The RNA shown here (SAM riboswitch aptamer (S box leader)) has 95 nucleotides and comes from uncultured Leeuwenhoekiella sp.
RNAcentral holds the sequence, with entries from MGnify.
The source organism's lineage runs through Bacteria, Pseudomonadati, Bacteroidota, Flavobacteriaceae and Leeuwenhoekiella.
Of the family's consensus pairs, 100% are formed in the model.
Formats: sequence, C1' cells, structure tokens
RNA sequence: UUAUCAAGAAAGGCAGAGGGAUUAGACCCGUUGAAGCCUUAGCAACCCUCCGCUUGGAGAAGGUGCUACAUUCUACUCACUUUUGAGAUAGAUAA
Repeated sequence: UUAUCAAGAAAGGCAGAGGGAUUAGACCCGUUGAAGCCUUAGCAACCCUCCGCUUGGAGAAGGUGCUACAUUCUACUCACUUUUGAGAUAGAUAA
C1' cells in the first nucleotide's frame, strides 16, 4: 500500500490472577482456573497447488492466522428518524 474483518471452530498438561489493542467511559469473562507456554485436534482459505482464463471452482501437503461476547459496545464526521445507517481514524490477519 491492497484485500478482509456481524460467519466458523476443541480438549489435555503446566501455571496461578488477571483478561477483553488503549486515550476515556461502560459492560462482560475469570480459582467452576484469566494471561502465557507446550501437545494434539479443529475452523478459515490470505500466500500456495491444480483446472479455467469467465476471475470462477476445487484442494488442504507446506507458510501462517484463529478457536467467549459484532474488531464486546460507545467516542470522530455526515444524514436525522431517538432507535439507525454510511464513512473515517485506529486495530487485527495475509500478501
């Protein structure tokens, strides 16, 4: 810089108090075991492989990512119809 982000998907061991990006507020999860590490499994299909050359389909060996809650919600701008919608900023993942 580009694309996507309301879907999907577990268990065991170690560990021992926090975690959900934080600037703020709220809310939720957590000794019925958080974060983190390891193992296996699963989900996804960005890279990758094949067909096609319609830019779609198939695959899942490899490189990754992920497996509470919409990126947990709100904030910034616009519309105004309170709700809400669109966009931007920021963040996450891949190239």